[in-house]
Molecule: RNase P RNA; transfer RNA
Organism: Acidimicrobiia bacterium
RNA sequence: UGAGCUGGCCGGGUGGUCGCGGUCGGCCGCCCCAUCAUCGGGCAGCCGGUCGAGGAAGGUCGGGGCUCCGUAGGGCAGGGUGCUGGCUAACGGCCAGUCGGGGUGACCCGCAGGAAAGUGCCACAGAGAACAGACCGCCGAUGGGGUGGGGCUAAGGCCUCUCUCACAGGUAAGGGUGAAACGGUGCGGUAAGAGCGCACCAGCGCCCGGGGCGACCCGGGCGGCUCGGCAAACCCCACUCGGAGCAAGGCCGAACAGGGACGGGCGGCCCGCCCAAUGUCCCGGGUAGGCCGCGUAGAUGGAUGACCACCGGCGCCGCUUCGGUGGCGUUACAGAACCCCGCCUACAGGCCGGCUCGCCAU
RNA sequence: GCCGGGGUAGCUCAGACGGUAGAGCAGCUCACUCGUAAUGAGCAGGUCGUCGGUUCAAGUCCGAUCCCCGGCUCCA
Numbered sequence: 001u002g003a004g005c006u007g008g009c010c011g012g013g014u015g016g017u018c019g020c021g022g023u024c025g026g027c028c029g030c031c032c033c034a035u036c037a038u039c040g041g042g043c044a045g046c047c048g049g050u051c052g053a054g055g056a057a058g059g060u061c062g063g064g065g066c067u068c069c070g071u072a073g074g075g076c077a078g079g080g081u082g083c084u085g086g087c088u089a090a091c092g093g094c095c096a097g098u099c100g101g102g103g104u105g106a107c108c109c110g111c112a113g114g115a116a117a118g119u120g121c122c123a124c125a126g127a128g129a130a131c132a133g134a135c136c137g138c139c140g141a142u143g144g145g146g147u148g149g150g151g152c153u154a155a156g157g158c159c160u161c162u163c164u165c166a167c168a169g170g171u172a173a174g175g176g177u178g179a180a181a182c183g184g185u186g187c188g189g190u191a192a193g194a195g196c197g198c199a200c201c202a203g204c205g206c207c208c209g210g211g212g213c214g215a216c217c218c219g220g221g222c223g224g225c226u227c228g229g230c231a232a233a234c235c236c237c238a239c240u241c242g243g244a245g246c247a248a249g250g251c252c253g254a255a256c257a258g259g260g261a262c263g264g265g266c267g268g269c270c271c272g273c274c275c276a277a278u279g280u281c282c283c284g285g286g287u288a289g290g291c292c293g294c295g296u297a298g299a300u301g302g303a304u305g306a307c308c309a310c311c312g313g314c315g316c317c318g319c320u321u322c323g324g325u326g327g328c329g330u331u332a333c334a335g336a337a338c339c340c341c342g343c344c345u346a347c348a349g350g351c352c353g354g355c356u357c358g359c360c361a362u
Numbered sequence: 363g364c365c366g367g368g369g370u371a372g373c374u375c376a377g378a379c380g381g382u383a384g385a386g387c388a389g390c391u392c393a394c395u396c397g398u399a400a401u402g403a404g405c406a407g408g409u410c411g412u413c414g415g416u417u418c419a420a421g422u423c424c425g426a427u428c429c430c431c432g433g434c435u436c437c438a
Base pairs, nucleotide, nucleotide: 001358002357003356004355005354006353007352008351009350010349012311013310014309015308016307017306018305020052021051022050023049024048025047026046027045029043030042031041032040054333058344059343061342062341063340064339065338066245067244068243069242078241079240080239081238082237083097084096085095086094087093098112099110100109101108102107113236114235118234119233120230121229122228135175136174137171138170139169142166143165144164145163146162148161149160150159151158152157183201184200185199186198187197188196202226203225204223205222206221207220208219209218210217211216249292250291251290252289258283259282260281261280262279263275264274265273266272312331313330314329315328316327317326318325319324363434364433365432366431367430368429369428372387373386374385375384381418389405390404391403392402393401411427412426413425414424415423
């Protein structure tokens, strides 16, 4: 100096004018409680004091508090989580590490238990797709053919080699298909081949030693054991989980319509007649509504704002004595609603710290 | 605020069990007709809302995100 990685933080400031909500105080009114209230309650106005969004208040993804319902205990079913250790009230969160993958590196990413418990799936292509498979190729018993070679024989013929055709069979080295073809390289071996044997390498399993709390790591030995992938398929294993949500829930509690019960008057009482538009009580109604839940912002269909000036930040253009200076533009995402802890997502611009790689100079 | 459902062709919907996506209507071309409609034949049209992951392979499985729709006094 260029490119990049990473941790943390801020996310405008001051003043003026006009507004909004809560609360406290003062002044002046109105209404209600049968009356009065300066001492109860409610509403409205003015003045003053004081308080009034965020890093995410957002998405509502995980967890907890709180509240109601359910619940003897245990099991089944169902859901969730899933390397290790720690933190936490709890979590699918955080911190540190292990392993795997990516990057030259700083560093980043990972729902990362079990596939030699069981079941299932692996399309197309391909001969064959899971204790596999013979299409081409290679080898080859047997049989046929050669107007092929050699040898023996007097001849018929016989033996042998080679080429070729058919066809039991052997073969997983080679070709080809595929995401994947049942370890790799070499030597031996064989009719041809093959972990068939051996050496080395890789993987897996078992054993031993060392380190680590642990996941796991390092080293050594043995076994030809060579065993495909998928569990973000069913499943197995381990741990864990009751349901609903502040429109939860608690307290108080009208009025109208409509319905029901008791009726009222005449009368001493019954019958009877007239009235029942009134009155009382109940249902309506766990209603409407109010208060609490509810917080040093706060609830009520929801306040926390707008404009101007100056100062900042950033971008562009101009001037420049390179110190600065003028003009224009821009200043995000977004807004509490029961509370809290996390995660994820959005975000103009800026500040501080740590680190890596390249180039140049000393 | 709380709780649910959905996004696939221009429109309405299947496909949701991983194997390479369809139906009806609409559109275009041709035939039939004097012409149109109807009918018949054929054709085109899809980043399966977006991004990432698992897998050989994702519309389908997993995670995140965007948008749309519905319900919610109490008791039964």